This is a predicted structure of a 76-nucleotide RNA (transfer RNA) from a Candidatus Bathyarchaeia archaeon. Model confidence (mean pLDDT): 80 of 100. It matches the Rfam family "tRNA". The RNAcentral record of the sequence draws on ENA. The same sequence occurs in records of 9 taxa.
RNA sequence: GGGCCCGUAGCUCAGCACGGACAGUAGCGUCGGCCCUCUAAGCCGAAGGUCGAGGGUUCAAAUCCCUCCGGGCCCG
Numbered sequence: 001g002g003g004c005c006c007g008u009a010g011c012u013c014a015g016c017a018c019g020g021a022c023a024g025u026a027g028c029g030u031c032g033g034c035c036c037u038c039u040a041a042g043c044c045g046a047a048g049g050u051c052g053a054g055g056g057u058u059c060a061a062a063u064c065c066c067u068c069c070g071g072g073c074c075c076g
Base pairs, nucleotide, nucleotide: 001075002074003073004072005071006070007069010028011027012026013024020059030046031045032044033043034042052068053067054066055065056064
């Protein structure tokens, strides 16, 4: 330098193939409460996301297109 894949909550991932309200009654973690002599476990509840950044297409974009950023693999 070329090709492919990945980026969604603090962490791990769905959702993208076929654009269609509200992101998932997500898991773990965190916080508060109940319980307990205390802690753990258990139960109940809550907060937390400008979907990597910017632009484009569209009535409508996490999803399609372009450019960049970060990470991984392969080729030279």